A computed fold for a 75-nucleotide RNA from a Candidatus Bipolaricaulota bacterium, annotated as transfer RNA. The coordinates come from a structure-prediction model, not an experiment, and the mean pLDDT is 81. The source organism's lineage runs through Bacteria, Bacteria candidate phyla and Candidatus Bipolaricaulota. RNAcentral records the identical sequence in 3 taxa. It matches the Rfam family "tRNA". Rfam's curators write: Transfer RNA (tRNA) molecules are approximately 80 nucleotides in length. The family's RNA type in Rfam is transfer RNA.
RNA sequence: GCGGGCGUAGCUCAGCGGUAGAGCAUCUGUUUGCCAUACAGAAGGUCGCGAGUUCAAAUCUCGUCGCCCGCUCCA
Numbered sequence: 001g002c003g004g005g006c007g008u009a010g011c012u013c014a015g016c017g018g019u020a021g022a023g024c025a026u027c028u029g030u031u032u033g034c035c036a037u038a039c040a041g042a043a044g045g046u047c048g049c050g051a052g053u054u055c056a057a058a059u060c061u062c063g064u065c066g067c068c069c070g071c072u073c074c075a
Base pairs, nucleotide, nucleotide: 001071002070003069004068005067006066007065010024011023012022013021018055026042027041028040029039030038048064049063050062051061052060
């Protein structure tokens, strides 16, 4: 330099044009003499960043950044 994969909640991931979700973790409540468990609820998101297409983009297109893998060249 070329090609491919990944980037979404604190962590692990789902969602592939039409209201951004799950599990774990965190917080509150119920239960208990206390803790744990169990149950109920809550909070937490510029979907890596920028632009484009569209009535509508996490999703499609282009650029860019980071991480990983492969190939090639030079020293």